The RNA shown here (transfer RNA) has 73 nucleotides and comes from a Candidatus Nealsoniibacteriota bacterium. Rfam family: tRNA. The family's RNA type in Rfam is transfer RNA. The coordinates come from a structure-prediction model, not an experiment, and the mean pLDDT is 81. The sequence is in RNAcentral, with records from ENA.

RNA sequence: GGGCAUUUGGCGCAGUGGUUAGCGCGUCUGCUCGACAUGCAGAAGGUCGGGGGUUCAAGUCCCUCAAUGCCCA
Numbered sequence: 001g002g003g004c005a006u007u008u009g010g011c012g013c014a015g016u017g018g019u020u021a022g023c024g025c026g027u028c029u030g031c032u033c034g035a036c037a038u039g040c041a042g043a044a045g046g047u048c049g050g051g052g053g054u055u056c057a058a059g060u061c062c063c064u065c066a067a068u069g070c071c072c073a
Stems, first nucleotide, its partner, number of pairs: 001072007010025004018056001027043005049065005
């Protein structure tokens, strides 16, 4: 330099252009227990990597930039 993939709560990941963006783990609170663990119930935490475009409507499609990883040279 060229190509490909990925980017979504603290971490790991889902998400068919249209419902309120969800799941597991973790965190917090309460219950349970003599206490802890386990179990049960609930809560907080995201503007989906940045910008632009298409569309009535974009996490999802297109362009561009960035970061990370892999391959080629």